[in-house]
RNA backbone atom coordinates (compact mmCIF):
# COMPACT_ATOMS: atom_id res chain seq x y z
C1' N A 1 0.00 0.00 0.00
C1' N A 2 -4.00 -4.02 0.18
C1' N A 3 -6.73 -7.31 3.21
C1' N A 4 -8.64 -9.20 7.48
C1' N A 5 -10.05 -8.95 13.50
C1' N A 6 -11.59 -5.27 17.50
C1' N A 7 -12.59 -0.90 19.91
C1' N A 8 -19.17 -0.85 25.70
C1' N A 9 -18.00 1.01 33.50
C1' N A 10 -11.43 1.42 36.36
C1' N A 11 -10.46 -3.90 34.38
C1' N A 12 -12.28 -8.36 32.14
C1' N A 13 -16.39 -8.68 28.89
C1' N A 14 -22.04 -9.76 27.67
C1' N A 15 -26.11 -7.28 24.44
C1' N A 16 -27.42 -9.79 15.88
C1' N A 17 -32.79 -2.55 16.13
C1' N A 18 -36.88 -1.52 21.01
C1' N A 19 -35.10 1.10 29.09
C1' N A 20 -27.16 -1.23 28.03
C1' N A 21 -26.09 -6.19 32.33
C1' N A 22 -22.26 -9.13 35.45
C1' N A 23 -17.89 -10.51 37.18
C1' N A 24 -13.50 -7.83 39.57
C1' N A 25 -12.62 -3.27 41.58
C1' N A 26 -13.90 1.29 44.27
C1' N A 27 -16.80 4.12 48.61
C1' N A 28 -20.37 3.40 52.14
C1' N A 29 -23.03 0.29 55.79
C1' N A 30 -23.62 -4.19 59.37
C1' N A 31 -20.66 -7.63 61.96
C1' N A 32 -15.67 -7.83 64.97
C1' N A 33 -11.85 -5.04 70.47
C1' N A 34 -9.30 -3.87 65.81
C1' N A 35 -8.01 -6.17 61.02
C1' N A 36 -9.54 -9.59 57.71
C1' N A 37 -13.22 -12.67 55.68
C1' N A 38 -18.74 -12.68 54.71
C1' N A 39 -23.01 -9.66 53.78
C1' N A 40 -26.35 -5.38 52.29
C1' N A 41 -26.25 -1.09 49.06
C1' N A 42 -23.91 2.40 46.03
C1' N A 43 -20.54 4.02 41.81
C1' N A 44 -19.53 4.73 36.98
C1' N A 45 -19.63 3.14 29.91
C1' N A 46 -21.39 2.18 23.80
C1' N A 47 -13.66 5.27 20.22
C1' N A 48 -15.35 10.28 17.02
C1' N A 49 -18.31 12.36 12.84
C1' N A 50 -22.24 11.91 9.10
C1' N A 51 -26.40 8.37 6.54
C1' N A 52 -30.64 4.72 7.54
C1' N A 53 -34.93 4.08 10.68
C1' N A 54 -40.21 6.07 14.54
C1' N A 55 -36.30 3.91 17.30
C1' N A 56 -29.17 2.32 16.49
C1' N A 57 -23.91 -0.92 20.78
C1' N A 58 -26.28 -3.49 16.77
C1' N A 59 -27.30 -1.66 10.09
C1' N A 60 -24.45 1.70 5.88
C1' N A 61 -20.12 5.64 4.90
C1' N A 62 -15.38 7.87 6.41
C1' N A 63 -12.02 8.89 10.02
C1' N A 64 -8.93 7.80 14.46
C1' N A 65 -6.30 3.98 17.56
C1' N A 66 -5.00 -1.20 17.94
C1' N A 67 -3.63 -6.29 16.80
C1' N A 68 -2.68 -9.70 12.02
C1' N A 69 -2.12 -11.46 6.94
C1' N A 70 0.00 -10.28 2.82
C1' N A 71 3.38 -6.64 -0.86
RNA sequence: GGGGGGGUAGUUUAAUGGUAGAACGAGAGUCUCCAAAAUUUUUGGUGUGGGUUCGAUUCCCACCCUCCCUG
Molecule: transfer RNA
Organism: Sphingobacteriales bacterium